[in-house]
A computed fold for a 72-nucleotide RNA from Leptolyngbya sp. PLA1, annotated as transfer RNA. Its Rfam family is "tRNA". Rfam classes the family as a transfer RNA. Rfam links the family to the GO term triplet codon-amino acid adaptor activity. The sequence was found in a public genome assembly. Model confidence (mean pLDDT): 82 of 100.
RNA sequence: GCCACCGUAGCUCAGUGGUAGAGCACUCCCUUGGUAAGGGAGAGGUCAUGGGUUCAAGUCCCAUUGGUGGCU
Numbered sequence: 001g002c003c004a005c006c007g008u009a010g011c012u013c014a015g016u017g018g019u020a021g022a023g024c025a026c027u028c029c030c031u032u033g034g035u036a037a038g039g040g041a042g043a044g045g046u047c048a049u050g051g052g053u054u055c056a057a058g059u060c061c062c063a064u065u066g067g068u069g070g071c072u
Base pairs, nucleotide, nucleotide: 001071002070003069004068005067006066007065010024011023012022013021018055026042027041028040029039030038048064049063050062051061052060
């Protein structure tokens, strides 16, 4: 230098163009003599950034940026 893939909650990851979710972690409650385990409820997201297409974009297109891998 060229090519491909990835970027979504604190962490690990889902998500067929039509209300953004799960597990773990966090907060509160129940249970216990107490702790752990278990159960219930809750909070937490400018979906990497900027544009475009569309009635509607996490999803499609372009650019930028960061990461990983491959080629030279």